Predicted 3D model of a 350-nucleotide part of an RNA (small-subunit ribosomal RNA, central domain). The RNAcentral record of the full RNA draws on ENA and SILVA.
Context: one part of a larger RNA
RNA sequence: CUGGGCGUAAAGGGAGCGCAGGCGGUUGAGUAAGUCUAAAGUGGAAGCCUGGAGCUUAACUCCAGAAGUGCUUUGGAUACUGCUCAGCUUGAGUAUGCCAGAGGAAAGCGGAAUUCAGGGUGUAGCGGUGAAAUGCUUAGAUAUCCUGAGGAACACCGGUGGCGAAAGCGGCUUUCUGGGGCAUUACUGACGCUCAGGCUCGAAAGCGUGGGGAGCAAACAGGAUUAGAUACCCUGGUAGUCCACGCCUUAAACAUUGUGCACUAGGUGUGGGAGGUUUCGACCCCUUCCGUGCCGUAGCUAACGCAUUAAGUGCACCGCCUGGGGAGUACGGUCGCAAGGCUGAAACUC
Numbered sequence: 001c002u003g004g005g006c007g008u009a010a011a012g013g014g015a016g017c018g019c020a021g022g023c024g025g026u027u028g029a030g031u032a033a034g035u036c037u038a039a040a041g042u043g044g045a046a047g048c049c050u051g052g053a054g055c056u057u058a059a060c061u062c063c064a065g066a067a068g069u070g071c072u073u074u075g076g077a078u079a080c081u082g083c084u085c086a087g088c089u090u091g092a093g094u095a096u097g098c099c100a101g102a103g104g105a106a107a108g109c110g111g112a113a114u115u116c117a118g119g120g121u122g123u124a125g126c127g128g129u130g131a132a133a134u135g136c137u138u139a140g141a142u143a144u145c146c147u148g149a150g151g152a153a154c155a156c157c158g159g160u161g162g163c164g165a166a167a168g169c170g171g172c173u174u175u176c177u178g179g180g181g182c183a184u185u186a187c188u189g190a191c192g193c194u195c196a197g198g199c200u201c202g203a204a205a206g207c208g209u210g211g212g213g214a215g216c217a218a219a220c221a222g223g224a225u226u227a228g229a230u231a232c233c234c235u236g237g238u239a240g241u242c243c244a245c246g247c248c249u250u251a252a253a254c255a256u257u258g259u260g261c262a263c264u265a266g267g268u269g270u271g272g273g274a275g276g277u278u279u280c281g282a283c284c285c286c287u288u289c290c291g292u293g294c295c296g297u298a299g300c301u302a303a304c305g306c307a308u309u310a311a312g313u314g315c316a317c318c319g320c321c322u323g324g325g326g327a328g329u330a331c332g333g334u335c336g337c338a339a340g341g342c343u344g345a346a347a348c349u350c
Base pairs, nucleotide, nucleotide: 004321005320006319007304008303012318014201015200016199017198021194022193023192025088026087027086028085029084030083031082033081034080035077036076037075038074039073040072041071042070049065050064051063052062053061054060091191092188093187094186095185096183097182098181099180103177104176105175106174107173108172109171110154115149116148117147118146119145120144121143125136126135162169163168206247207246208245209244210243211242215241216240220236221235222234223233258317259316260315261314262313263312266295267294268293269292270291271290272289273288274287275286276285299306300305323350324349325348332343333342334341335340
């Protein structure tokens, strides 16, 4: 290479946008590049294959033929692919109406609670644990009431509920703004799918500069436990957690399941819409589209399980795997302020 695979055995890129590339609906006409066909030329010798001959046979050698999958030229075919032209509407998109939503950004506002501060009441304990101690407290703590400050997070609603490409998003209001669903016709007329490189986004931790700092809390200190206890438990506590701007670019970034399209029994719950039925109006019920769960047929699977949200049946394109360790290491390159990231071996060994 051929081939086989990627939910859990090795293997889906963290996610999106997208150039090149690959692939591409339907009708007609043209062309004849791919494709098919016929002929001619060429396709060294030896070898291989077939038939025959010579050494006593064979190996070996010799003769003839065939083959030589290929290339070139000419003539022809036109179903499919390509190209050119002209159309179509079902793919895709636009318009119109309606709808749901923690989708994003900014500003403002609110109440509960913790802590701290001031004041009042009040007196000997509080706190903490398996039990304690460290700790706090007669300089008046804990408890309780009033007032104030400040930061962070938003109970109930709340839901295998919703939204978002993923990361993720939850108090309320306003402004700006993205996407989606349904319905109706109208419009454009294949404008599509995927995507190496590239660009953008990307939890937490971490880094830089400046703010902020209530609670929590790596490090650290003390008290316990223990044979020890650099832990688990307790009392404290600094970075950090928060904000702005700029970096970092990783994750069990998981549904461990790439994206898109088509097809293939059903049942049941739930979210959003439309239609029908009914009604004073609704609910219920029926149909249908989109999402999100559970169960299950065929089929698939090593099994577990998956099963119209496929891991079934197919097509298109991308990424990735090829025994364990060495090792996501070394070296080189590249990115980064650094931490480190990306790319990524071999010797050796089992």
Overview:
Its Rfam family is "Bacterial small subunit ribosomal RNA".